[in-house]
RNA sequence: GGCCUCAUGGUGCAACGGUAGCGCAUCUGACUCCAGAUCAGACAGUUGUGUGUUCAAAUCACAUUGGGGUCU
Numbered sequence: 001g002g003c004c005u006c007a008u009g010g011u012g013c014a015a016c017g018g019u020a021g022c023g024c025a026u027c028u029g030a031c032u033c034c035a036g037a038u039c040a041g042a043c044a045g046u047u048g049u050g051u052g053u054u055c056a057a058a059u060c061a062c063a064u065u066g067g068g069g070u071c072u
Stems, first nucleotide, its partner, number of pairs: 001071007010024004018055001026042005048064005
C1' cells in the first nucleotide's frame, strides 16, 4: 500500500429500506427483621464521523477515524 471485517444505551448483543429491541447492570416498588433470590415498573441510543441516494437509511453508495484479520 491492496482487500475483508467490526463500531448500535453503562455493558454484551439483535434488528427485510418503514415506530431501534433483548439479556445483564442501575434506579423505584412489592416480598423479607435486614439482605439476597423472585415478581412488577422505570431510566438510559443524534446507530464512530461527514456527504449523498430515497417519500423514508442502523440497513444502500462514497469519503473518513479507530479496532481486528489477510496478501504483497